Context: one part of a larger RNA
Parts: sequence; C1' cells; structure tokens
RNA sequence: GGCUAACGGUGGAUACCUAGGCACACAGAGGCGAUGAAGGACGUGAUUACCGACGAAAUGCUCCGGGGAGUUGGAAGUAAACCUAGAUCCGGAGAUGUCCGAAUGGGGCAACCCCUUGUACAGCCUGUUGAAUAUAUAGACAGGUAUGAGCCAACCCAGCGAACUGAAACAUCUUAGUAGCUGGAGGAAGAGAAAGAAAUUCGAUUCCCCUAGUAGCGGCGAGCGAAGCGGGAACAGCCCAAACCAGUUGUUAUUACAACUGGGGUUGUGGGACAGCGACAUGGAAUCUAUUAACUAGACGAAGCAGUUAAAUACUGCACCAGAGAAAGUGAAAGUCUUGUAGUCGAAAGUGAAAAGAUACUAGCUGCAUCCCAAGUAGCACGGCUCACGUGGAAUCCCGUGUGAAUCAGCGAGAACCAUCUCGUAAGGCUAAAUACUCCUGUGUGACCGAUAGUGAACAAGUACCGCGAGGGAAAGGUGAAAAGAACCCCGAAAGGGGAGUGAAAUAGAACAUGAAACCGUUAGCUU
Repeated sequence: GGCUAACGGUGGAUACCUAGGCACACAGAGGCGAUGAAGGACGUGAUUACCGACGAAAUGCUCCGGGGAGUUGGAAGUAAACCUAGAUCCGGAGAUGUCCGAAUGGGGCAACCCCUUGUACAGCCUGUUGAAUAUAUAGACAGGUAUGAGCCAACCCAGCGAACUGAAACAUCUUAGUAGCUGGAGGAAGAGAAAGAAAUUCGAUUCCCCUAGUAGCGGCGAGCGAAGCGGGAACAGCCCAAACCAGUUGUUAUUACAACUGGGGUUGUGGGACAGCGACAUGGAAUCUAUUAACUAGACGAAGCAGUUAAAUACUGCACCAGAGAAAGUGAAAGUCUUGUAGUCGAAAGUGAAAAGAUACUAGCUGCAUCCCAAGUAGCACGGCUCACGUGGAAUCCCGUGUGAAUCAGCGAGAACCAUCUCGUAAGGCUAAAUACUCCUGUGUGACCGAUAGUGAACAAGUACCGCGAGGGAAAGGUGAAAAGAACCCCGAAAGGGGAGUGAAAUAGAACAUGAAACCGUUAGCUU
C1' cells in the first nucleotide's frame, strides 16, 4: 500500500409523518367605492425587531345576545393587572377610524408642503347675465344637488386586430377573428316572440345529444366545415308608432297646420281605425304589507373496568351502548377517556326566500265602403364584409357611395333569375328559466401530492437576493409523551468535551426522530 470484517465520522437518501397545497361536487355570494374603496405609509403594547389585530377613543370603546372559568394574540420570561357584581372568547348592531391613494381647496419627487379652509372636474336643478344678430341662442357667473369618476379572478357583448406556425419552400389559404389592446355591462351577458323553416309539417330564444366529419367550401392543396328534422333541459309572453277622438300651446287670423299630453290600437286562417252589438272573467315578470322557513353565536346528547407497560387505545379476562361503529385527539392501535357523531332544541339584533293579502294593470262578436299598418327605408348599381361557403351561377345578413319604391289588388322569402304555388309580415322596443364562470364563503369528497413532490411559497414568501427599471425570484419542515432543554464538579480563553443528573431511550442534547451511498478514519486478520 491492497483486500476482508467490525466500529466510527461526514452526508442527508430512504421509509414514516403533516401543519400546506391540488382537483372536484353541492350550497351561498356574485361586487366594493365621494357616508372616501381596493391597496398602502406611519403609528398604537410595561417590555416589541417581525407577523396578525387596531387607528391619536389606536393589541382597542359602547349596546344587545351566546357562553361559564380563567384571561392580558403568534410568543416564552419578568412585571403589573382584569375576572362568578360573569372577564378573555363567539355572534349581531353601532362609535372612533392619522396620512396617502379615484383623491376631489392649491401644489407635489404617494404617504409631504402651502393657504384665503374649499363637492376639484363632469352631469342635473335654479337664478343672474349675455355675443356674431333684432327676438333669441351659444357662452359666462353664482347658488344648490352626492348622479358619475376608481378598484375587481374568470365568465359576456362590442370595436381594432397580429405573427411564429401548417401548406414539408411560398404569395391565395392556414394559424384566427386566436393572442393582444380598447370600450361597456351583469350576476350572468348576449339572443328572443318569425318579412322563420321548407315537409302542404312545425310554431320565440338559449343549451346538450344526434344529424356529421355528412352536405358543401378549398393554390379542390394544406385544410375548413354547417343546417333543417329527431331526442332532451327549460318554457312566457308583451309594450309602442300610425289611422281615429279629446285637450293644451304655437303659427296662421280665410280654418287649417304643427308640437305635446291623455284615450285608442298592436295583427297574417291579415289586423286595427270606423259603424253597430256585448262583457267584467282571467293572468302574471310590477309595488306595498305583516309573517314564516332559513342564515349570521350556540345547547342537550348513550355506554368499561382490572391486569400488563414509561405510557394502553394493543393483548388477556369479564361487561355495556347503539336513531350514535363519521372523524379528530389523547404517552402504542379507543363505539363506551375528550371533542364530537345520530337525534333533538335555540336568537335580543341584523339579513330574509317561497307562499298569502292589498294596490295598479289586463279579454269579445258582426260589417268590408273609406283611412292606417314604421322612408332617404326596401330594392338596384358599384366597392367591401359576414354567412362552414376563398366571387363563384351566390341567395341570406351587414357597411360605404350613388340612385331610389309600394301600403294589403301591398311587400319579403323559398340558394342566380322567371313563372306558379306556399310561407312570412322588415325598416321601433322589452322579456325570466334552461347556459358560461369562480377573486370569495360554508360543507364534503379524492385508485390527488407528501417537503427536489404538491402552489413560486407547509418556515419572517412574492420574503431574502438580483436588476436604474419593466421585471426576475429562491433555499429553508420533524428533540421528547412531557423541557423534565442537562443543577453541580473537572479540562479549556472560548468553542467543545468528560463526569453527575433528567428521560423508556441522550448513538433522542437543541448542528437534536429514521440515518443509505459517495468521501474520510480507527482496530483486527490476511497479504505485499
């Protein structure tokens, strides 16, 4: 030096654990904000760096309920206090709430400065003034008014709108009306009661299954890709414009016109006005009322002992409850130890469905002469766009420019167009449910993870740290049942160690449970 064995050091794998995550289901909530939000800065404690809580009334104040023995947060210690005259704690309602922030008296390098102490700006109301321009109007000024502004995870609607990519290159095409940006709203949004659909059928919309990778579109390449029917979920229908009548005002001052208000009226087997006749049923989505269920604290709640052990829930022995053998905790594995569970009960205060009552609103028949039935609209031409459909024979929808009808003997559609036939009734509006989503609350579940996993984050985590900045972004869990966390002695400057003591265990000693390998040693044997 090598090999083997044993025993150590180092290291932190493995197995075990979970305080944290992940996914989903059901239910709730679906907003907060000038009565100052979200988010922060700075403070508030006997001692206080951090986190949480709170706001100069500051680790909290008041009231009303619950609860019943300890309490002064995480978080020890010391000190000083509070509490059965009911504290701490839990729920409801209030008070206070510095400064910044939409930030709003002015300014500003946010959390600061200054003054004359102020709704800044926009909107609305009232008043005073007041141009070109006579009446007027625009505008200006003053007073009043809390209507808007800002924030917010996804879902929704609308406007603008890529590229990488695919086509094995690339240009039409695709990616894709996606990402992104902007505007707007709601708890959902949008759509919606046929100028539908194509069968002599159906009867608003939405969503799911299917139709169907079909019909089609397509440098007929890559690819794109329906719809009706059918089966389900859920179902709900209405209001105006016009004709006509009445009133008011204005213009005309020959009796007409216009505007506004009220009545009337709302449809496609055409409807209504108009002229006659007749009636008070029914309905729900509006508002109000006092209740209730329920929610926001809680309460009661069965039944086991002994031996063994450091400790019993294990084992042995003999028992019991069960409308409760879900679960968690307890010194090992507990129906009967604790909290609970099944079951039952409970609200001063706040919130509050469904149902009920009240108010308001709400139907018909006959007649076909006259009138009305949404205009720069429909249609057409050109240029675009959207429809699964790339201009194509291209209907349908929508936009721009130009042109430009008809009023039921009307008009539109049925995939160029024409005829016949059939269906519908545009150019005004509203509409719950079934559908989408989850920043958030509660309950529950998992052939989800178990500390290089699971959130980036189980720990002072969006922290430390990096970057001028936008931004990037970690590592880091486990003593023990209980600190009983090692008094005292010895070596040492200390670190550290040896005794002693605690403990079931200290090779559980805080660099702390298990403690693999690499790597480094000690001892012994063999060998060179």
Molecule: large-subunit ribosomal RNA, domain I
Organism: Nostoc sp. XA010